Predicted 3D model of a 104-nucleotide RNA (TPP riboswitch aptamer (THI element)) from Pleomorphomonas carboxyditropha. The source organism's lineage runs through Bacteria, Pseudomonadota, Hyphomicrobiales, Pleomorphomonadaceae and Pleomorphomonas. The model forms 100% of the base pairs in the Rfam consensus.
RNA sequence: UGCGUCUCAAGGGGGUGUCCGGCUUGACCGGACUGAGAGGAGCGAUCCAACCCCACGAACCUGAUCCGGAUCAUGCCGGCGGAGGGAUUGAGGCGGGCGGCCCG
Numbered sequence: 001u002g003c004g005u006c007u008c009a010a011g012g013g014g015g016u017g018u019c020c021g022g023c024u025u026g027a028c029c030g031g032a033c034u035g036a037g038a039g040g041a042g043c044g045a046u047c048c049a050a051c052c053c054c055a056c057g058a059a060c061c062u063g064a065u066c067c068g069g070a071u072c073a074u075g076c077c078g079g080c081g082g083a084g085g086g087a088u089u090g091a092g093g094c095g096g097g098c099g100g101c102c103c104g
Stems, first nucleotide, its partner, number of pairs: 001096001003095008011054004017033006023026001039048003060085003066079004
């Protein structure tokens, strides 16, 4: 340093679904699927935790009670679709580029 990459700090964004079995039918227990994540407390609002993502943004939301396929079932897979929306600042390391100075 209008470049690349990595680290750290603080901050911010986000989702938590589907099904099977049990009997004591519950805001219950056990199990299965996908996933990074399906957790805990509470009657509840909500809070906590883990996890993912923060602009080169597919974390996540909308369209969507969408379309096709598979499944016991489901955002389970694909399409829609690089469509629209979407949360960041600071410090530092390494490398690259450019420039200056010194020596031969």